Source information:
This is a predicted complex of two RNAs, RNase P RNA and transfer RNA, with 447 nucleotides together. Rfam match: Bacterial RNase P class A. Its family is annotated with dimeric ribonuclease P complex, tRNA processing and ribonuclease P activity in the Gene Ontology. Rfam describes the family as follows. Ribonuclease P (RNase P) is a ubiquitous endoribonuclease, found in archaea, bacteria and eukarya as well as chloroplasts and mitochondria.

RNA sequence: GCAGAUGGGUGGACAGCCGCUGUUUGCCUUGUGCAAAUAGAGGAAAGUCCGAGCUUCACAGAAUCAUAGUGCUGGGUAAUUCCCAGCGGGGGUGACCCUAGGGAAAGUGCCACAGAAAAUAUACUACCAGUUAUUUUUAUAAUUGGCAAAGGUGAAAAGGUGAGGUAAGAGCUCACCGGAAGACUAGCAAUAGGAUUCGCAUGGUAAACCCCACUAGAAGCAAGACCGUGUAGGUGCGCGCUGUAUAUAUUUAUGUAUACUUCAACUGAUCUGGUUGGACGCACGGGUUGGUCGCUUGAGGUGAUUAGUAAUAAGCACCCUAGAGAAAUGGCUGUCUAUAACAGAACUCGGCUUAUAGCCCGUCUGCAACU
RNA sequence: GGGGCCGUAGCUCAGUUGGGAGAGCGCUACGUUCGCAAUGUAGAGGUCAGGGGUUCGAUUCCCCUCGGCUCCACCA
Numbered sequence: 001g002c003a004g005a006u007g008g009g010u011g012g013a014c015a016g017c018c019g020c021u022g023u024u025u026g027c028c029u030u031g032u033g034c035a036a037a038u039a040g041a042g043g044a045a046a047g048u049c050c051g052a053g054c055u056u057c058a059c060a061g062a063a064u065c066a067u068a069g070u071g072c073u074g075g076g077u078a079a080u081u082c083c084c085a086g087c088g089g090g091g092g093u094g095a096c097c098c099u100a101g102g103g104a105a106a107g108u109g110c111c112a113c114a115g116a117a118a119a120u121a122u123a124c125u126a127c128c129a130g131u132u133a134u135u136u137u138u139a140u141a142a143u144u145g146g147c148a149a150a151g152g153u154g155a156a157a158a159g160g161u162g163a164g165g166u167a168a169g170a171g172c173u174c175a176c177c178g179g180a181a182g183a184c185u186a187g188c189a190a191u192a193g194g195a196u197u198c199g200c201a202u203g204g205u206a207a208a209c210c211c212c213a214c215u216a217g218a219a220g221c222a223a224g225a226c227c228g229u230g231u232a233g234g235u236g237c238g239c240g241c242u243g244u245a246u247a248u249a250u251u252u253a254u255g256u257a258u259a260c261u262u263c264a265a266c267u268g269a270u271c272u273g274g275u276u277g278g279a280c281g282c283a284c285g286g287g288u289u290g291g292u293c294g295c296u297u298g299a300g301g302u303g304a305u306u307a308g309u310a311a312u313a314a315g316c317a318c319c320c321u322a323g324a325g326a327a328a329u330g331g332c333u334g335u336c337u338a339u340a341a342c343a344g345a346a347c348u349c350g351g352c353u354u355a356u357a358g359c360c361c362g363u364c365u366g367c368a369a370c371u
Numbered sequence: 372g373g374g375g376c377c378g379u380a381g382c383u384c385a386g387u388u389g390g391g392a393g394a395g396c397g398c399u400a401c402g403u404u405c406g407c408a409a410u411g412u413a414g415a416g417g418u419c420a421g422g423g424g425u426u427c428g429a430u431u432c433c434c435c436u437c438g439g440c441u442c443c444a445c446c447a
Stems, first nucleotide, its partner, number of pairs: 001367010012336007020040008028031001042342001046353002049351005054220004059273004064269002067216005072086005087101001088099004102211002107209002109205003124151002127146008159177006178200001179198003184193003224293004234284005243260008263277004286446003300319004305314003372443007381396004390427001398414005420436005
């Protein structure tokens, strides 16, 4: 110098004029009033993908079942599928990047086409031996047996290469490589190294069912609480209101009460106990569309210190920073190199993912040249 | 604001233990007719919304993004 890898910051500024929303104070003509002061969108406010706070529902219990999610190890956190550090695997010359990464020897399923065979191995061509027939050396055909080295298929073919061996062959034997088990060593662990032993013994798929371990009650601020206004505490369907005994009322076969036993309802199911017996579900219809709270001081922010490799934690000092309720934070002009990217809070936080012009600050790698 | 569902040919829709991308209508060409319609034969037409992952292989399984549809106030 060229080409890259990776971490972080910023996200227009200043001035003038005209406007918008909230809060506080003052004034009087008491209201959609006027004046002044003050505050007023983001790093993602987005997607709603995770985790919590908060609220309501659910009678209590059950290491139960079902369902859903997660899945290497250690740590962090209120919590997580997030973050940090490390291990294994894959990619890259490298900096570095990606990784849902438990179990396929518990069981089931699937592996199209091609191929002999797709998983208890098998045998199309080929090779070798025997017998029979033709021919009578070779050879050809049939048949019986041996074998899986060679061929071709496929994403994947039951260890690979070489030598010995054999009728031909074969881990049949040997050497090297690979594989399985593995004393011991290092490490908190995942894991790494590995004496020695075994001719080799079990293909892939679990983001297929499943098994194992761990976690999870459901719904969501249109949750919900209070005040006010108003209406028909309505109708239909489903389910249940059971059965027996006693007492009582009367319309004499119904209502009410009590006891026992069933049935039903009470978070997806089940079990045990408990409660209730218009206690429940669905559909239609009627009324109100006002106010207050929830609502922003919070797992808050900034600074430096200490502990830790780091995520993060601890104590200290300082700061207060939208809270609307159909929705405010905008427009014009000028200067700066400039028509400034993605984009607008709706209960609140912590993460993840996605979008993002331009500018700024680090750390590192490869190549080339020079010193 | 918060939940749920969907996206396959021009239109309406099928497509399941993951392996061929399809049907009807429409379109094009030819035949038939004096001409048209109807009808017959043949044919074209696809980023399976987009991207990534798992797998030998993805419309199908998983994740992210885009677009569309739909439901949710309170009282007795």
Overview
Its mean pLDDT, the model's own confidence on a scale to 100, is 76.